Small-subunit ribosomal RNA from uncultured Lactobacillus sp., 1526 nucleotides, folded computationally. It matches the Rfam family "Bacterial small subunit ribosomal RNA". The literature on the family includes a 2001 paper in Science by Yusupov et al., "Crystal structure of the ribosome at 5.5 A resolution". Its family is annotated with structural constituent of ribosome and ribosome in the Gene Ontology. The source organism's lineage runs through Bacteria, Bacillota, Bacilli, Lactobacillales and Lactobacillus.
[in-house]
RNA sequence: UAGAGUUUGAUCCUGGCUCAGGACGAACGCUGGCGGCGUGCCUAAUACAUGCAAGUCGAACGCAAUCUUUAGCCACUGAGUGCUUGCACUCAGCAGUUAAAGUGCGAGUGGCGAACGGGUGAGUAACACGUGGGCAAUCUGCCCAAAAGUGGGGGAUAACACUUGGAAACAGGUGCUAAUACCGCAUCAACCGGCUGACCGCAUGGUCGGCCGGGCAAAGACGGCGUCAGCUGUCGCUUUUGGAUGAGCCCGCGGCGUAUUAACUAGUUGGUAAGGUAACGGCUUACCAAGGUGAUGAUACGUAGCCGAACUGAGAGGUUGAUCGGCCACAUUGGGACUGAGACACGGCCCAAACUCCUACGGGAGGCAGCAGUAGGGAAUCUUCCACAAUGGACGCAAGUCUGAUGGAGCAACGCCGCGUGUAUGAAGAAGGUCUUCGGAUCGUAAAAUACUGUUGUCAGAGAAGAACACGUGAUAGAGUAACUGCUAUGGCGCUGACGGUAUCUGACCAGCAAGUCACGGCUAACUACGUGCCAGCAGCCGCGGUAAUACGUAGGUGGCAAGCGUUGUCCGGAUUUAUUGGGCGUAAAGGGAACGCAGGCGGUCUUUUAAGUCUGAUGUGAAAGCCUUCGGCUUAACCGGAGAAGUGCAUUGGAAACUGGAAGACUUGAGUGCAGAAGAGGAGAGUGGAAUUCCAUGUGUAGCGGUGAAAUGCGUAGAUAUAUGGAAGAACACCAGUGGCGAAAGCGGCUCUCUGGUCUGUAACUGACGCUGAGGUUCGAAAGCGUGGGGAGCGAACAGGAUUAGAUACCCUGGUAGUCCACGCUGUAAACGAUGAAUGCUAGGUGUUGGAGGGUUUCCGCCCUUCGGUGCCGCAGCUAACGCACUAAGCAUUCCACCUGGGGAGUACGAUCGCAAGAUUGAAACUCAAAGGAAUUGACGGGGGCCCGCACAAGCGGUGGAGCAUGUGGUUUAAUUCGAUGCAACGCGAAGAACCUUACCUACCCUUGACAUCCUGCGAACUUGGUAGAGAUACCUUGGUGCCUUCGGGAGCGCAGAGACAGGUGCUGCAUGGCUGUCGUCAGCUCGUGUUGUGAAAUGUUGGGUUAAGUCCCGUAACGAGCGCAACCCUUGUCCCUCUUUGCCAGCACGUAAUGGUGGGAACUCCAGGGAGACUGCCGGUGACAAACCGGAGGAAGGUGGGGACGACGUCAAGUCAUCAUGGCCCUCACGGGUAGGGCGACACACGUGCUACAAUGGCCGGUACAAAGGGUGGCGAGCUCGCGAGGGUGAGCGAAUCCCGGAAAGCCGGUCUCAGUCCGGAUUGGAGUCUGCAACUCGACUCCAUGAAGUCGGAAUCGCUAGUAAUCGUGCAUCAGAAUGGCACGGUGAAUACGUUCCCGGGCCUUGUACACACCGCCCGUCACACCAUGGAAGUGGACUGCACCAGAAGUGGUUAGCCCAACUGCGGAAGGCGAUCACCACGGUGUGGUUCAUGACUGGGGUGAAGUCGUAACAAGGUAACC
Repeated sequence: UAGAGUUUGAUCCUGGCUCAGGACGAACGCUGGCGGCGUGCCUAAUACAUGCAAGUCGAACGCAAUCUUUAGCCACUGAGUGCUUGCACUCAGCAGUUAAAGUGCGAGUGGCGAACGGGUGAGUAACACGUGGGCAAUCUGCCCAAAAGUGGGGGAUAACACUUGGAAACAGGUGCUAAUACCGCAUCAACCGGCUGACCGCAUGGUCGGCCGGGCAAAGACGGCGUCAGCUGUCGCUUUUGGAUGAGCCCGCGGCGUAUUAACUAGUUGGUAAGGUAACGGCUUACCAAGGUGAUGAUACGUAGCCGAACUGAGAGGUUGAUCGGCCACAUUGGGACUGAGACACGGCCCAAACUCCUACGGGAGGCAGCAGUAGGGAAUCUUCCACAAUGGACGCAAGUCUGAUGGAGCAACGCCGCGUGUAUGAAGAAGGUCUUCGGAUCGUAAAAUACUGUUGUCAGAGAAGAACACGUGAUAGAGUAACUGCUAUGGCGCUGACGGUAUCUGACCAGCAAGUCACGGCUAACUACGUGCCAGCAGCCGCGGUAAUACGUAGGUGGCAAGCGUUGUCCGGAUUUAUUGGGCGUAAAGGGAACGCAGGCGGUCUUUUAAGUCUGAUGUGAAAGCCUUCGGCUUAACCGGAGAAGUGCAUUGGAAACUGGAAGACUUGAGUGCAGAAGAGGAGAGUGGAAUUCCAUGUGUAGCGGUGAAAUGCGUAGAUAUAUGGAAGAACACCAGUGGCGAAAGCGGCUCUCUGGUCUGUAACUGACGCUGAGGUUCGAAAGCGUGGGGAGCGAACAGGAUUAGAUACCCUGGUAGUCCACGCUGUAAACGAUGAAUGCUAGGUGUUGGAGGGUUUCCGCCCUUCGGUGCCGCAGCUAACGCACUAAGCAUUCCACCUGGGGAGUACGAUCGCAAGAUUGAAACUCAAAGGAAUUGACGGGGGCCCGCACAAGCGGUGGAGCAUGUGGUUUAAUUCGAUGCAACGCGAAGAACCUUACCUACCCUUGACAUCCUGCGAACUUGGUAGAGAUACCUUGGUGCCUUCGGGAGCGCAGAGACAGGUGCUGCAUGGCUGUCGUCAGCUCGUGUUGUGAAAUGUUGGGUUAAGUCCCGUAACGAGCGCAACCCUUGUCCCUCUUUGCCAGCACGUAAUGGUGGGAACUCCAGGGAGACUGCCGGUGACAAACCGGAGGAAGGUGGGGACGACGUCAAGUCAUCAUGGCCCUCACGGGUAGGGCGACACACGUGCUACAAUGGCCGGUACAAAGGGUGGCGAGCUCGCGAGGGUGAGCGAAUCCCGGAAAGCCGGUCUCAGUCCGGAUUGGAGUCUGCAACUCGACUCCAUGAAGUCGGAAUCGCUAGUAAUCGUGCAUCAGAAUGGCACGGUGAAUACGUUCCCGGGCCUUGUACACACCGCCCGUCACACCAUGGAAGUGGACUGCACCAGAAGUGGUUAGCCCAACUGCGGAAGGCGAUCACCACGGUGUGGUUCAUGACUGGGGUGAAGUCGUAACAAGGUAACC
């Protein structure tokens, strides 16, 4: 230290994807009140207009120039005096000039600075950075401390003047001049060389001395005093030592990716010598040697500034390197040096290149990655602001100047933090919105209203801190001096503010000016209405949307956050999903095919030692900032300040010695050797044997053989097959033979011989840890394949033929080549599997088998016990997701190696290595999906298995399918042919009955609060006669008519008229529904509670052994019980008994009739209808398990649920029905409502279903004659009589029915006739004539009579029903109904045949098995082809980028050389030194040639992926229909 969604019908696991959190230099959308503190080009290190960003010093110097002061000289003017017309003097003004002082503009010489500060991150994988060390191998301006000194000379040069060239930039010449500029000399020290002493260290060495020699310095400026000799102060200058600061170099360790980059390296590695540097060093050069780096990843390529830290995280980690701080690198690109303490220098120089600008075309100028700003790029990042007041920097003695550093302000919600947008009261719960079950609910105390406050806002007033220095002034003190100034220190006063009239405070005024955004299916807090209708759209994942969308859009409401809210992007987290903490590898991804073995890793027992690892103490360091703790400052917070802690690290040092390591010694148990035995298809070579197949020869023999599911091809009359004898050749070795043996694995099988490897047992003589594993490496390695040469009987890819088939490039058959065999090579892979790496130790047992040993017993055969090695099975603990494993581990531990990280793309592409090739090894990415997968569960399914049942088949009987007709449906037709039902389970179904009505359809004509319901108002009884018009609805006229109740107020009912609310709809949705129903199926199943098992889905129960019609019962059993079903209870039928009696019955007793229960009576019988009995495997025998039960029997009316019915479990089919009814929603409202008339539902080329009648003699017809049951009847059944051939008519008794009626049952029986034919069969169709019902029979009824007399002679493929009072056959009744059944429902009469049996077809049940199915096999699913899109490989090439090698060339510069030229300081006058020029070396840009890597592109081409309904087949999943797979 939090999880959730998503693979499935469900489960557990594996495993990916996604979400909730935090963060940001962010961007975008909508919105926007204030303040504080921060932050702000992440892209083009792209190009830059304009301004500014580094100057300062006159106390270093000369010049020119302004102004002021002082002094001198002089000209002029005025005044005055002396004195007189002239001179002198004085004063004032002005101008000029000279000198001095002050001031200060300008450029210049000179000094210091410009190497800081500021920017950026291109390059860089490096001692660049971090950290810790080293320099005995170094430098350091300004600064600090200390010591010493600052003496004396010289020659130039800029500025300036004149002048030359030039457009300019600028350059040149002549002449003058100064210094703190430059150069000698003197002197000290450092330093160098030689000799030498002491001390020290860490290897080279270092420190301090002594002597000799060599050898290098300097500069003044400004003050004060001054008797002008000098003294003194400050700042400078020189030398040296030390410090501080900064810099340089070296080293250990640390931090990216790729091995599809494995080898790299010639100054390379080392040495010697020299040069060079501040300094070590191949840093450079010459010579010598041949080294150096690298699997602990060199080299190459790609990417990248590094760190403090930041974000995240429980942590370990992961990611990042904005702002702030440290370091590095860079300054348009490349090269180079100069100056200097410091640079190879952002705002310096030279050269080259690109670009831009100026130009008189000759030549010049430039570098914003400084601050602002512009263009461009981009999703995107600010003002051409103020000030040096503060902090800091440069210069200066200082005042001060400069400072786009910095301090501030501006812009931006970019971030963090804070505040506000009011507060209190206020229910008529206002209006309004939304929803509504119409009652109400909600927005909501919310608003309004009343009272209050004034943060903020507006106006006005007051108004900071940040300021202390420096400086000036005056005062005090100190050192120093002879003394004073000066200097230093302290406090007093004065002066200094960009921000800014800002913060803050006070007063007044007004609730006034201030809320949005996202979400509301689950994850995830928050729901309704309308619109839309797989459209428009949403979506982070799962997924929403096809007419009732909490998922789209809008509205209302709600939830979250709030001056912000969402979205997008990126990082961490969740993700233990790279697992050190903290994962795995039998089946999910993952053990290398096997062994040997170098490196590496790990390693038995004892003793001693060491101290590398380890543990521990101390010291140093780990910058500041940041994080954390605490205290404090802004009203709070953010923010800021102080202190502490932490920084898990590194280094040095002291200690400990258990463990690991190192060293030494010993041991025997690991390992090996010896000795004695043992087994074996272990390997290699040589030889040899028999059986069989085929072939050849010969004999016998004759017509077939062979092959298959069935055939054919094939062989055979030229003699096959068969059979016999002989021969040839090759390959393989029956039985033995065994989850037996051997081998590392692959693998090894007749027998014998030779050679040879390993293993096991016993013993304990020997060695003494010699061991285990093993990246690379090496060897072996099935089959197929390849090369060369043999061999070739059988088998047999390819191929051919025959079949099968829709096709059949297959499965089957007949042939048949390579190959299979041998030798020698190659290949190096397999589902090379135990899908399980090797080794060691430990951890219950039981039972086989194989090879040894020991012991016991035994005459023998044997048996038993112990033990070692192998090989199997079962099983405990433990493990596992489960399955399973379990001393042969998948348990518990240790060591080492290999491998995995979602599916597909793909073991593919490219590259490399190997191979003769085939190919093998290594091995990606783009793109795409939200899964792919493992184990187990429940179902369903199987051309899986087992058991069982059913008119399921079989055995039978009778049908359908053929004919005619009836009826229903489809189709077609129509104005309409209303609608629904559509495999079984629609089709004589809804419809138990369409002429009108029904009726829903069509046409025409009418009505509009309506035919029907409720409410309101007014009028009126209601109602009704007749007439006219019309097809009628209807309209108009007309006649009669004042009802019921009453508390007298009125009320109820009905009608007419009017107004609106509303009515109405057989309009749609049965896929929004209720109810009802069908079906599997009257099949025997379906479940639950508790318990138990399992992580769980689930299982158990319900399985098993029997048995049954049955989950019926019994037994067994981790189950025990229970429920819905089964059965029973219910109805009916079959037997008997009791009771009851009329309308039924009539035995006995009477009466009566032609006859009849007609009458009295009876209650026996039948019947009726109440109640009971009876049947329960109860009894017997057998079988069975001492059970359940079954078989047989007895008795019985009935025997094993007696027959029949009602009754239909959990559920399935989105089965059927919105048109029975009810009902949500939608739709119509002068019509999709209502009324009327006529038509249609009845059509008719045709197809199908269900039936009827037949085809005849078991029959037809005629005559006679017998026997039912169950029903119905008052708008009815209707006797009898009568009329009609008849249907029927007239009349009409009886009967609301055990009384009367329908009502003669028919088949049957008796007799007759017909005699096998389209008939005396059959009756369709048609003509004529009628009857009945009804308002009405034309479309379109039924029936009757006469006439007519079609098809049809028993029905193809196929198919249906039925197991007993059944099929078949015969008639009867009823419902509906005015009328209209061949249909439906019910009733009785006559009355069979067959069932061996469960192989097969169909359906079902249980158990089991497989499964890639779960919409459940009408499932799933593969590949080619066609189309569209996407990314990618190859490709003749083409175009870039980077780079290697070789060569050319060689700017500037540095170094070398120099015979040419020049030359103030020094000089011994000869030179020295220097400069210019020339030349050599190095080298940038550039050029040529040739390679490498990489990117882009490319006609065409290859495969891949994706895509609601394309084509062809059906490969896989079940035995997937040929088991699958490698």
Model confidence (mean pLDDT): 82 of 100.